[in-house]
Context: one part of a larger RNA
RNA sequence: GUGGCGUAAAGGGCACGUAGGUGGCGAAUCAAGUUGAAAGUGAAAGUCGCAACAAACUGGUGGAAUGAUCUCGAAACCAAUUCACUUGAGUGAGAUAGAGGAGAGUGGAAUUUUGUGUGUAGGGGUGAAAUCGCAGAUCUACCAAGGAACGUCAAAAGUGAAGGCAACUCUCUGGGUCCUUACCAAUGCUGGAGUUCAAAAGCAUAGGGAGCGAAUGGGAUUAGAUACCCUAGUAGUUUAUGCCGUAAACGAUGAGUGUUCGCCCUUGGUCUACGUGGAUCAGGGGCUCAGCUAACGCGUGAAAUACUCCGCCUGGGGAGUACAGUCGCAAGACCGAAACUU
Numbered sequence: 001g002u003g004g005c006g007u008a009a010a011g012g013g014c015a016c017g018u019a020g021g022u023g024g025c026g027a028a029u030c031a032a033g034u035u036g037a038a039a040g041u042g043a044a045a046g047u048c049g050c051a052a053c054a055a056a057c058u059g060g061u062g063g064a065a066u067g068a069u070c071u072c073g074a075a076a077c078c079a080a081u082u083c084a085c086u087u088g089a090g091u092g093a094g095a096u097a098g099a100g101g102a103g104a105g106u107g108g109a110a111u112u113u114u115g116u117g118u119g120u121a122g123g124g125g126u127g128a129a130a131u132c133g134c135a136g137a138u139c140u141a142c143c144a145a146g147g148a149a150c151g152u153c154a155a156a157a158g159u160g161a162a163g164g165c166a167a168c169u170c171u172c173u174g175g176g177u178c179c180u181u182a183c184c185a186a187u188g189c190u191g192g193a194g195u196u197c198a199a200a201a202g203c204a205u206a207g208g209g210a211g212c213g214a215a216u217g218g219g220a221u222u223a224g225a226u227a228c229c230c231u232a233g234u235a236g237u238u239u240a241u242g243c244c245g246u247a248a249a250c251g252a253u254g255a256g257u258g259u260u261c262g263c264c265c266u267u268g269g270u271c272u273a274c275g276u277g278g279a280u281c282a283g284g285g286g287c288u289c290a291g292c293u294a295a296c297g298c299g300u301g302a303a304a305u306a307c308u309c310c311g312c313c314u315g316g317g318g319a320g321u322a323c324a325g326u327c328g329c330a331a332g333a334c335c336g337a338a339a340c341u342u
Stems, first nucleotide, its partner, number of pairs: 003313003006296002011310001013197001015195002020190003024085001026083004033077001034074004039069001041067001047063004088187001090183002094178003100173007107150001112145002115142003122132001158165002202243006211237002216232004254309006262287011291298002315342003325334003
């Protein structure tokens, strides 16, 4: 390069965005790209054709020659300049749904613990046991403390770029959808580098510590048991601030735009008007025609059909290792080979 990237190797965790790439509609101008013609040039040798000669060389003659230069044209496309348009993008008005984000406050159930009372022999756990309890447990009643999580509602539901987000109230705040008209006039899409965000675990400092619970102790099991089971239990889980920057960060499916047979359910709007309806946008799901696919399957939320831009792949192992560099307090992260082997 060809070919590919749901599951065979392969979509960056997600977004913003610079350069770059690419890009609506109608005119006019221009002529750089593009394109037509002509001119000279393109030495000789070489190469091709012809004839002569011929063992071979050699000599003769006629062509071709990408191209570049210069001149005269063409104007569809691309570029440039100017004018205009509204469908793409955006702004305003009116509605509207939501666990979107941040901060503050409040609440009830439950676990645990302390205290007081009542009360007596068990309780707990297991496949079976044991560590607890007459020095009064478990149970039960009342008050209190403290931390964490928010049952039902709850849904294939909603919302967010992704990670994610769920008790209630208040404050601040981001984005979306619908709808009608007004404005603006291509301002768009993608995006190497760069920057922001980014579960859990982990790290630093200061608080907090109910439950759970790596490590660890004990009890069992077992030939052994550094496990599975039980009982305790530190870090952690929580808060504030700062770091880390990784996940099966998954839809294992990059972003954007257009085109494409239908049916059913559902969320939020708008229109219509009562039929337990219909129409139309923006989402969330289930089937399916065509088409695609190695098959499984996908199928208007495409893996169909086209275009633009980015990322990535090239047998298995060695290896996401070594070395170098950058980042990090560290753990490590990013980038990322080769020998050798098969």